[in-house]
RNA sequence: UGGGCUGGCCGGGCGACCGCGUGGACCCAGACCUCGUCUGGGUCCCCGAGGAAGGUCCGGGCUCCAAAGAGCGAGGUGGUGGGUAACACCCACCCGGGGCAACCCGCGGGACAGUGCCACAGAGAACAGACCGCCGGCGCUGCACCGCCUUCGGGCGAGGUGGCAUCGGUAAGGGUGAAACGGUGGAGCAAGAGACCACCAGUACGCCGGGCGACCGGCGUAGCUUGGCAAACCCCACCUGGAGCAAGGUCAGACAGCGCACGUUCGAGGGCGGCUCGCCCGAGUGCGCGGGUAGACCGCUGGAGGCUGUCGGCAACGGCAGUCCUAGAUGGAUGGUCGCCCGCUCGGUGCCGGUGAAACCUGCCGGCACCGGCGACAGAACCCGGCCUACAGGCCAGCCCAUCCG
Numbered sequence: 001u002g003g004g005c006u007g008g009c010c011g012g013g014c015g016a017c018c019g020c021g022u023g024g025a026c027c028c029a030g031a032c033c034u035c036g037u038c039u040g041g042g043u044c045c046c047c048g049a050g051g052a053a054g055g056u057c058c059g060g061g062c063u064c065c066a067a068a069g070a071g072c073g074a075g076g077u078g079g080u081g082g083g084u085a086a087c088a089c090c091c092a093c094c095c096g097g098g099g100c101a102a103c104c105c106g107c108g109g110g111a112c113a114g115u116g117c118c119a120c121a122g123a124g125a126a127c128a129g130a131c132c133g134c135c136g137g138c139g140c141u142g143c144a145c146c147g148c149c150u151u152c153g154g155g156c157g158a159g160g161u162g163g164c165a166u167c168g169g170u171a172a173g174g175g176u177g178a179a180a181c182g183g184u185g186g187a188g189c190a191a192g193a194g195a196c197c198a199c200c201a202g203u204a205c206g207c208c209g210g211g212c213g214a215c216c217g218g219c220g221u222a223g224c225u226u227g228g229c230a231a232a233c234c235c236c237a238c239c240u241g242g243a244g245c246a247a248g249g250u251c252a253g254a255c256a257g258c259g260c261a262c263g264u265u266c267g268a269g270g271g272c273g274g275c276u277c278g279c280c281c282g283a284g285u286g287c288g289c290g291g292g293u294a295g296a297c298c299g300c301u302g303g304a305g306g307c308u309g310u311c312g313g314c315a316a317c318g319g320c321a322g323u324c325c326u327a328g329a330u331g332g333a334u335g336g337u338c339g340c341c342c343g344c345u346c347g348g349u350g351c352c353g354g355u356g357a358a359a360c361c362u363g364c365c366g367g368c369a370c371c372g373g374c375g376a377c378a379g380a381a382c383c384c385g386g387c388c389u390a391c392a393g394g395c396c397a398g399c400c401c402a403u404c405c406g
Base pairs, nucleotide, nucleotide: 001402002401003400004399005398006397007396008395009394010393012341013340014339015338016337017336018335020048021047023045024044025043026042027041028040029039030038031037032036050377054388055387057386058385059384060383061382062244063243064242065241069277070276071275072274074240075239076238077237078236079093080092081091082090083089094108095106096105097104098103109235110234114233115232116229117228118227131174132173133170134169135168136167137166139164140163141162142161143160146157147156148155149154182200183199184198185197186196201225202224203222204221205220206219207218208217209216210215248298249297250296251295257289258288259287260286261285262284269281270280271279272278305324306323307322308321309320310319311318312317342375343374344373346372347371348370349369350368351367352366353365354364355363
C1' cells in the first nucleotide's frame, strides 16, 4: 500500500418560536361539612422513546386460579464443563466441516430395541443385484489347420478361434445414481471375490497414559468392514400445572323482571384449562327471553438497574466500595417551522494543483468554494434477560494474508 477477519460504539449538534403529555408552584371560577377538599380553565418551571421501544420466538419476575397433588398423555431441550433468577441465551473447550490464515459454520444423544422410508435413473437401494463384460458346460454353426478312411463326390475324429441360443459361475471392470456392501498390492482361480495374505483406513473390544468431562494419544486382539434418514414413528436422559396487567384489586354508578330444568349431606353445580384418579368449594346453579352499564383510582415503574474503581475467574460472570437515575400515555404525549453548523463512493458550476509530448475549449486523478439534494430503520404501554429481524451514514480497536522499502 492492497485485500480480508473479528469485536465495540454513535446514529445528527446548537439556538429561537409554536404545539403535546406527566408532575410541581401560583392565580381565577364553581361545588361542598369555607384549616381545606374536589372539578374546570390559565400562567410559570422541571422532565419527556430505542438500539432495536419492533416480531411476540424463548426464559423469568409479578398477579390470580388451590402457597399446584399422582398416573397416563402432550410439549420442549439434546457434545462436555461452567455462567445465570431462568433460558432454546452467553462463555470456554471437544468433535466434524470450510478457509493459506485471522476466523467462520454445525437442529452435535441413539440407526446390531423395533417399525418405516430412500424420488429420478438403474439389472439391483439393504443381510442387494447378473444389463454389458469375463469364465465354464451343453447344442447349432462359420473359418483355418492336422490325422485317418475314400467309390475322389466326400466322410469321420481331435483340438484351435469366432458367431447365435441356453444353463450356470463371477461383484474385479463398464454403466446408473446423492448413495452400489472398504482401498492398494500379492497369492490364488476356469474367471473371480476378505474366500486367503501384507500394508493402509475404519469399527468393536481389552490394557496403559493425559483430561473434572466431552474426548485425545499409544499398544494389542478380532477379517469385524455392520449404507443414509430420528426436522419419520420410536427409544434414552432431563425440564415443563394453567392463564395472563383486558392479570388482579378498590370505589362509584345503572337496571326489572319472566319462563323452564336440576338441587341443599341420598347434594345440583363449580375449581384444580387434555383424560383418569384424588382433593377442595358448595346453596343455589344452568339454559332461554327481556333490561342496564361501558366511569375513576390502585397495580405503574427504583430495577436480577447503569457507570467507575478494585478483587476473583482464560472468559461469560460474580464479590465489595463509591456514584448516578429524568417517560408512564389510555383514541394513546415525546412533534413542527426557521437560522447556523455537521456528515455523504450524490448532482451541477467555478477556481487551483497533479498526470502527460499536449489537454483553455475537451481526458483522467485530487483539493477548495458556492448552489441544490439526501440524513435511515422505526416509535414505549406491567417490568426485566435473551434471540431474531429492519437500519441513510459514520467512528474506534485488535488480528490475518500478500507485496514493497529500511

A computed fold for a 406-nucleotide RNA from Nocardioides sp., annotated as Bacterial RNase P class A. A source record names the gene rnpB. Model confidence (mean pLDDT): 77 of 100. It matches the Rfam family "Bacterial RNase P class A". Rfam classes the family as a ribozyme. About the family: Ribonuclease P (RNase P) is a ubiquitous endoribonuclease, found in archaea, bacteria and eukarya as well as chloroplasts and mitochondria. RNAcentral holds the sequence, with entries from ENA.